A computed fold for a 90-nucleotide RNA from a Bacillota bacterium, annotated as c-di-GMP-I-GGC riboswitch aptamer. Its mean pLDDT, the model's own confidence on a scale to 100, is 85. It was read from a public genome assembly, where an Rfam model found it.
[in-house]
RNA sequence: CCCGAAAAAGGUAAACCUACCGAAAGGUGGGGGCACAAAGCUGCGGGUCUAACACAGUUUUUUACUGUAAUGACGGCCGAGCUACCGAGG
Numbered sequence: 001c002c003c004g005a006a007a008a009a010g011g012u013a014a015a016c017c018u019a020c021c022g023a024a025a026g027g028u029g030g031g032g033g034c035a036c037a038a039a040g041c042u043g044c045g046g047g048u049c050u051a052a053c054a055c056a057g058u059u060u061u062u063u064a065c066u067g068u069a070a071u072g073a074c075g076g077c078c079g080a081g082c083u084a085c086c087g088a089g090g
Base pairs, nucleotide, nucleotide: 001090002089003087004086011036012035016031017030018029019028020027021026034076040082041081042080044079045078046077047074048073049072054068055067056066057065058064
């Protein structure tokens, strides 16, 4: 450096429940445990999600609906970058 064991010490924490924040996606705390050898960090590339603001259209023109749409979100969607425990094996 590669690799990831019928190893050791550990770590993280899905769905769901709950409190709070948020328009929402989603996030944070507590419980919980599906799974993970980078499920550590970074929105750099791709992708996915929401649709507030904005614009356009429709409407029975108080309003509501539809479409476009990220500056928002997802690091446990894929890739990339950086960092990292252990040592069966190469």